[in-house]
Context: one part of a larger RNA
RNA sequence: CUCUCUCUAAGGAACUCGGCAAAAUAGCCCCGUAACUUCGGGAGAAGGGGUGCCUCCUCACAAAUGGGGUCGCAGUGACUAGCCCCGGGCGACUGUUUACCAAAAACACAGGUCUCCGCAAAGUCGUAAGACCAUGUAUGGGGGCUGACGCCUGCCCAGUGCCGAAAGGUCAAGGAAGUUAGUGACCUGAUAACAGGGGAGCCGGCGACCGAAGCCCCAGUAAACGUCGGCCGUAACUAUAACGGUCCUAAGGUAGCAAAAUUCCUUGUCGGGUAAGUUCCAACCCGUAGGAAAGGCGUAACAAUCUGGGCACUGUCUCGGAGAGAGGCUCG
Numbered sequence: 001c002u003c004u005c006u007c008u009a010a011g012g013a014a015c016u017c018g019g020c021a022a023a024a025u026a027g028c029c030c031c032g033u034a035a036c037u038u039c040g041g042g043a044g045a046a047g048g049g050g051u052g053c054c055u056c057c058u059c060a061c062a063a064a065u066g067g068g069g070u071c072g073c074a075g076u077g078a079c080u081a082g083c084c085c086c087g088g089g090c091g092a093c094u095g096u097u098u099a100c101c102a103a104a105a106a107c108a109c110a111g112g113u114c115u116c117c118g119c120a121a122a123g124u125c126g127u128a129a130g131a132c133c134a135u136g137u138a139u140g141g142g143g144g145c146u147g148a149c150g151c152c153u154g155c156c157c158a159g160u161g162c163c164g165a166a167a168g169g170u171c172a173a174g175g176a177a178g179u180u181a182g183u184g185a186c187c188u189g190a191u192a193a194c195a196g197g198g199g200a201g202c203c204g205g206c207g208a209c210c211g212a213a214g215c216c217c218c219a220g221u222a223a224a225c226g227u228c229g230g231c232c233g234u235a236a237c238u239a240u241a242a243c244g245g246u247c248c249u250a251a252g253g254u255a256g257c258a259a260a261a262u263u264c265c266u267u268g269u270c271g272g273g274u275a276a277g278u279u280c281c282a283a284c285c286c287g288u289a290g291g292a293a294a295g296g297c298g299u300a301a302c303a304a305u306c307u308g309g310g311c312a313c314u315g316u317c318u319c320g321g322a323g324a325g326a327g328g329c330u331c332g
Stems, first nucleotide, its partner, number of pairs: 001327008010318002014316001019313001027051005036041001038148001052070005058064001071075001084310006091302001095107002111146007123132003149298004154228001156226001159225002161221002164218001168216003174210002178206003182202002186197004229247005257287001268284002271281002
C1' cells in the first nucleotide's frame, strides 16, 4: 500500500450524478394510530410505554394482570430481528422477461370492443393421407386492438381496406351462325413431271352472338388503415378578439389534459419549497410535433420501478486518526 472488519472528538449529507456505501430501525406485550379509500384497506401507519430475577394475591400443577422486593450502565442483556414520513410520474394489482451487461414504464393479465366461424366450422400444419382446434358446438372456437375500476370515448366514408347490392360499362377459357386459306377423289388444258378448277373428309385463320367472378359504377362501415385547415378585418387608451368576411376541404381537433417519459426556443413566466433550486410541486397556455380503445383524463391499493423533499442516523464528507486479521514487501 491492497482487501475484510472494529472504534473514532466536534459537526451531521457540508460527500456525491444520486445518502452509493455504511449507520440507524428491529422480537414479544400494551396504549395509540391521519389524509385518502374501490369500505376490503391505508396499518406493524405514525408515535409512545413495558421486558431480568425473587416473592405475594386470584389459582387447575398452565397462563396472564396486579402488589411488594432485589441486582446491573444495560433484562428480546449474545444470536436472531421492519427505519419511517410527505409529494409527483408510470404501470391497476399477484405474475412474466433479454440462461451470461437491461426486471422495467416492456410482456401478460381479469375486463372492454371489433371481426370470422352452423360443424366435414373458421383458423393452422402437411404434396397427400392425416392431424390440431375438439371426443369441443356460438354462454363455443380462431384472429385483431385495448388493458382493473370510475367519468368518458367527439367530427370525417373523399382515399385505401372490408361488407353489400345488382341496373349499366368492360371482360377469359369455352361454345358458335358465318366467312376464309391449305390439302383433296376427280375434271379440264396438253401427255408421267406442269397449270387451272374441285365434292366429301382432314387441318388452319378470322368471327356476329352467348359467356362468371373481378374491375368501373352505387351504397354502408372508423374500438377498420387513417384524417381532423388557411388568410384578412373588427370593441370608447393600448392590447386582445366574443364577432364578421373570404378561400379550400371528406371533415377541419370536441371533452378532458398540457414546458408533459411529449416543449426546440427553455434554466419559458408566476407562485411554493431552500440562505441560495437547469431538478421537484402548483399554476399559466402560441400544443405550430398532445388528444380520446397505436385510447383521453382521474384513481384507493401495490412496486428490488423512476423522481423531489423531510425525520432519524451515521467516517459519505470537513479530515483525518487508531486498532485487528489476511495479502503484498524484507529476511530465512